[in-house]
This is a predicted structure of a 1421-nucleotide RNA (small-subunit ribosomal RNA) from an uncultured bacterium. The RNAcentral record of the sequence draws on ENA and SILVA. The coordinates come from a structure-prediction model, not an experiment, and the mean pLDDT is 84.
RNA sequence: GGUUUGAUCAUGGCUCAGAUUGAACGCUGGCGGAAUGCUUUACACAUGCAAGUCGAACGGCAGCACGGGGGCAACCCUGGUGGCGAGUGGCGAACGGGUGAGUAAUAUAUCGGAACGUGCCCAGUCGUGGGGGAUAACGUAGCGAAAGUUACGCUAAUACCGCAUACGAUCUACGGAUGAAAGCGGGGGAUCGCAAGACCUCGCGCGAUUGGAGCGGCCGAUAUCAGAUUAGGUAGUUGGUGGGGUAAAGGCUCACCAAGCCAACGAUCUGUAGCUGGUCUGAGAGGACGACCAGCCACACUGGGACUGAGACACGGCCCAGACUCCUACGGGAGGCAGCAGUGGGGAAUUUUGGACAAUGGACGCAAGUCUGAUCCAGCCAUUCCGCGUGAGUGAAGAAGGCCUUCGGGUUGUAAAGCUCUUUCGCAAGGGAAGAAAACUUAUGAUCGAAUAAAUCAUGAGGUUGACGGUACCUUGAUAAGAAGCACCGGCUAACUACGUGCCAGCAGCCGCGGUAAUACGUAGGGUGCGAGCGUUAAUCGGAAUUACUGGGCGUAAAGCGUGCGCAGGCGGUUUUGUAAGUCGGAUGUGAAAUCCCCGGGCUCAACCUGGGAACUGCGUUCGAAACUGCAAGGCUAGAGUGUGUCAGAGGGGGGUAGAAUUCCACGUGUAGCAGUGAAAUGCGUAGAGAUGUGGAGGAAUACCAAUGGCGAAGCAGCCCCCUGGGAUAACACUGACGCUCAUGCACGAAAGCGUGGGGAGCAAACAGGAUUAGAUACCCUGGUAGUCCACGCCCUAAACGAUGUCAACUAGUUGUUGGUAGAGUAAAAUCUAUGAGUAACGUAGCUAACGCGUGAAGUUGACCGCCUGGGGAGUACGGUCGCAAGAUUAAAACUCAAAGGAAUUGACGGGGACCCGCACAAGCGGUGGAUGAUGUGGAUUAAUUCGAUGCAACGCGAAAAACCUUACCUACCCUUGACAUGUCACUAACGAAGUAGAGAUACAUUAGGUGCCCGUAAGGGAAAGUGAACACAGGUGCUGCAUGGCUGUCGUCAGCUCGUGUCGUGAGAUGUUGGGUUAAGUCCCGCAACGAGCGCAACCCUCACUUUUAGUUGCCAUCAUUAAGUUGGGCACUCUGAAAGAACUGCCAGUGAUAAGCUGGAGGAAGGUGGGGAUGACGUCAAGUCCUCAUGGCCCUUACGUGUUGGGCUACACACGUGCUACAAUGGUAUCUACAACAGGAAGCAAAACUGCGAAGUUAAGCAAAUCCCUAAAAGAUACCUCAGUUCGGAUUGCACUCUGCAACUCGAGUGCAUGAAGCUGGAAUUACUAGUAAUCGUGGAUCAGCGUGCCACGGUGAAUGCGUUCCCGGGUCUUGUACACACCGCCCGUCACACCAUGGGAGUUGGUUCUACCUUAAG
Repeated sequence: GGUUUGAUCAUGGCUCAGAUUGAACGCUGGCGGAAUGCUUUACACAUGCAAGUCGAACGGCAGCACGGGGGCAACCCUGGUGGCGAGUGGCGAACGGGUGAGUAAUAUAUCGGAACGUGCCCAGUCGUGGGGGAUAACGUAGCGAAAGUUACGCUAAUACCGCAUACGAUCUACGGAUGAAAGCGGGGGAUCGCAAGACCUCGCGCGAUUGGAGCGGCCGAUAUCAGAUUAGGUAGUUGGUGGGGUAAAGGCUCACCAAGCCAACGAUCUGUAGCUGGUCUGAGAGGACGACCAGCCACACUGGGACUGAGACACGGCCCAGACUCCUACGGGAGGCAGCAGUGGGGAAUUUUGGACAAUGGACGCAAGUCUGAUCCAGCCAUUCCGCGUGAGUGAAGAAGGCCUUCGGGUUGUAAAGCUCUUUCGCAAGGGAAGAAAACUUAUGAUCGAAUAAAUCAUGAGGUUGACGGUACCUUGAUAAGAAGCACCGGCUAACUACGUGCCAGCAGCCGCGGUAAUACGUAGGGUGCGAGCGUUAAUCGGAAUUACUGGGCGUAAAGCGUGCGCAGGCGGUUUUGUAAGUCGGAUGUGAAAUCCCCGGGCUCAACCUGGGAACUGCGUUCGAAACUGCAAGGCUAGAGUGUGUCAGAGGGGGGUAGAAUUCCACGUGUAGCAGUGAAAUGCGUAGAGAUGUGGAGGAAUACCAAUGGCGAAGCAGCCCCCUGGGAUAACACUGACGCUCAUGCACGAAAGCGUGGGGAGCAAACAGGAUUAGAUACCCUGGUAGUCCACGCCCUAAACGAUGUCAACUAGUUGUUGGUAGAGUAAAAUCUAUGAGUAACGUAGCUAACGCGUGAAGUUGACCGCCUGGGGAGUACGGUCGCAAGAUUAAAACUCAAAGGAAUUGACGGGGACCCGCACAAGCGGUGGAUGAUGUGGAUUAAUUCGAUGCAACGCGAAAAACCUUACCUACCCUUGACAUGUCACUAACGAAGUAGAGAUACAUUAGGUGCCCGUAAGGGAAAGUGAACACAGGUGCUGCAUGGCUGUCGUCAGCUCGUGUCGUGAGAUGUUGGGUUAAGUCCCGCAACGAGCGCAACCCUCACUUUUAGUUGCCAUCAUUAAGUUGGGCACUCUGAAAGAACUGCCAGUGAUAAGCUGGAGGAAGGUGGGGAUGACGUCAAGUCCUCAUGGCCCUUACGUGUUGGGCUACACACGUGCUACAAUGGUAUCUACAACAGGAAGCAAAACUGCGAAGUUAAGCAAAUCCCUAAAAGAUACCUCAGUUCGGAUUGCACUCUGCAACUCGAGUGCAUGAAGCUGGAAUUACUAGUAAUCGUGGAUCAGCGUGCCACGGUGAAUGCGUUCCCGGGUCUUGUACACACCGCCCGUCACACCAUGGGAGUUGGUUCUACCUUAAG
């Protein structure tokens, strides 16, 4: 940083970016330098090598070489020389190298200590005399498969053993006693000797002894992982005395004595682990680790044991036991790679059976030298770190190709090509180091010495030795020539497009992508990052203040023990003196080296190596200081306590007692009910209930007082008595820090429950019955047992809550109340003031995530205790403790999720609240739902029954007209640049009646015919049209309304929806817009941290109602004339029509209201409070509807999903639903008669009149492009008949005959006449419209249209009823409240069951490992 939410703040977990690694895996791979390289099976090991050396200790001579001798030769002899197998002897083998199994202390680190040892080395002193007996090798003879071994015999020593001598050694009884040795080599003047040699000298060696250095053994202090679901452990255990033992202290061991010792500052037990310097990380403090390098320890097949030795209880030694492997003649033997290589196995995984002793170091040796898998080098591996390269410059026609595209272009991209240049690295050729100094020879000097010998040392000269390696490095040559990949591109996180796929395939670190337009999958292009590497996985630290020492918390997020007392522990008032443990300062020792850091140096740089410094924050010793803490001693009184006076109280325990009430019992009166509920029933009652009166019994609880009153730690209530704890207050006296907190511990601890014994009125789990209910193991009712009560003993838990531990100090106030004290006041009170102690409400600063807390803190501080560390699993399992039991307490893990949770905000919702509105209910009136038929839909059917619309808001809807057409569907037959558009070319005017074939589209001959427009005299050209050809393309009512535009529906004509600035809030947000009134209205008024504004409301628009003016034809006719008739003259007054204007605004009055807004009533007025109706639809909601009106992205079809044609279908029919028509009749039907409308329409039209027909209609035809003519008859009306019936109601159905439209009326039109005369007698549950010119009822017109409607849209005629009211149903608005909802209650969400899988527990048991205990047997030693 991401992630809980619609959004917010805080809490809190998960996760990412960084650094790192002895790594592994995937893809890729040019060079060099430096470094690392079995983390796993301390698993098993073939083969080779890893510890020998000395002939100047010895006897000697197996093999080799040389010399000598013999022999003709083959060859033989000879330790004489170089040297030397095996052997005796010396030194080494205890180092070096490996590994980390064991070990939580017999270890390590740091700092100290005393009772020790020490080969080789250094320094000093003394000595090194004289003897002896063996034995291996060897020889001879055997045994055995082998390993090996036996007997006899010979021989030497620096091998072994005595003797002598012996100091500073050891022991001691202080007299003394005991204890050594070895020789070898070089040189030599004198002397001696036959010679060897003696002798002298030097060197090496040996013995004794003293000291040192280094090394080693031992002891102490401090530090060093986890678990208490390990709390007690220990008998040689702890100490003493005395023996023994050791190099040495010591229970190290033994005998005796004592009973100690360790442990909550964690003993014992269990698990894990080599420790350290250091390494990684981190700002640091810390955390994790302990490869390589260095120090220490431990181990060497497993266990035990000793021997030798200066040193071992011994990696390449021995003995025993065990497991394993190998050899074997089966009798018996051999072995130990955790040395270097290497093999098998295990594993994700870790190298060559290399070279050399040239250097460094080690063993032996006088030395030369030998040995050395230590070491130095090389080999393998991108395992890590570091460096270099894969070219540089120029180069726009911005090439080709790729990819994308809005088709214009963009991008790859100066990238490439081309031109010019360079040559690191690599390749080839040539040259070519440092690492080497010694040893050795020689010269000079010094030491020793008798010595110019010898030996040693110093200096100079000469001179040999290189595994690596012909390597590093240098020079030359040729050529851009041989050298780039990996991961990623949704956010975190730098980097985007196309195609494919279609919740598939897949991705994913977290959030999450993918269901047909995926920047998240796969591929490509492009881009980003790093680069000989890049990613992934694993692991550690960091971020994580997410264990908080530095540096967190606990009212509600996880978290205060139910409460108190109190030991240990922690902390502690004031003052003086001393001390110096803590503390502070100085000095000093140590803190290995390497590492880290700083400054230098060397490899061309770097990594790396190297010199110096700093550092190593630690521990020890010592000197000093004395403020603070501690300790010791002595004072003080402010903390704490005691005494005295007063006061309040349901504080506790025991005893007694009172009245009311319930129930029961007895008796009296009295009669039919009582009781109970929403309503009932069970129950009680005629065997006398309930009611009422009297008397009695018994138990439990204490009305009123009574109160955010009192006391107490939880809890406590009638009254009285006894015993008793604590508190408050006032003033003085006393003690003198006696205090605070408190792990473990102890005590108390509501209710329920348990045990024993009582008691039992009422109430009442369980239980029974009655109801309710779909059920009702509940809620309601009738009963009713434990229990509730008492005594004693347990239990020990609660939302045991103020969800707030105890104590102390400090920090504004206001108001109430309880009990004190002091003062004022009063006759007494009341009351007031002050003060300290409680208990409540508000509130400042401050705190808090917010809510809230706020002198009674959740403020500011101090002391101590308890507790928390994501949710679930789980306060569960196991184990322990407690309990009679129930159970309590302590208390995990596997697994699983990316959240869980807190506070507040905005919405939505509530069978929450308040207020308000609407034909929402109510009050009315008429319907629907039942019937027939019409129409639409579903369903089923079909070749097709084209498609869409589906709660309100689909269903007489798209469709204001399906016989063909329409038409999109089906069948059949045709066409393919196409029925339609644009572009190119060629040709031709176009067109083509009648004819033939065909169902038609179409085809045939194309005949007869026919030539147009513009320019031009003409030839010719052009436009338009047609035909043909090839392509680009046309075309699609094909898909996606969940890719879209536009349009529309709906909430809803509901009163709402917002913004700017300001203010408040950490913030989401709030305020404004809430409140008091009012309105149809967020309409207006008032108030207010708000002030203003916008979209809506209203108004402006149309229409109806009134009037005026103007204009009168086709309209009208009062007056005048005229006619059959406003027919005509005349007129325009009236009606009417057209245009313009006026008129209504709560304007006026009264009442009311707050003097407002407004409301109520009234006047006037044609109209009165938005006058009636219409148009007008805010922000938004429903992924609402429509790709089939139109437009349009993407996808799909292209001789077909396009186009044409014929016929069919959309009209079918068991059924279901919606909407309307007509009815069921008398408010009616039929017949007859007769008034009054309005809106409209009319030329491919409306059609008068006349005639014909019963009629639909037909014929003919006037008038009218219409205030003139026509449609046009308006109907309900009036009168007569019918008289309650399936009818003179009703008209379906059917038959016959017709009419009209139209190419055509069969599927499938409308109408007429005659005949036929079905269902239906007012409609179940349910449901709907309507508040006035409305409902109801009556007819009329129009659009579409050839024809066709009961539909739709209009028009007028007649013309009601009811509205108490807002409790309820539905919908809506405002405020408020709760919320675990936000896809928003059609939400969320709990449990059981079924199946599958995962993890864990139990389970009759079974099996393995480890550890402990007891017992038996027992090897080597």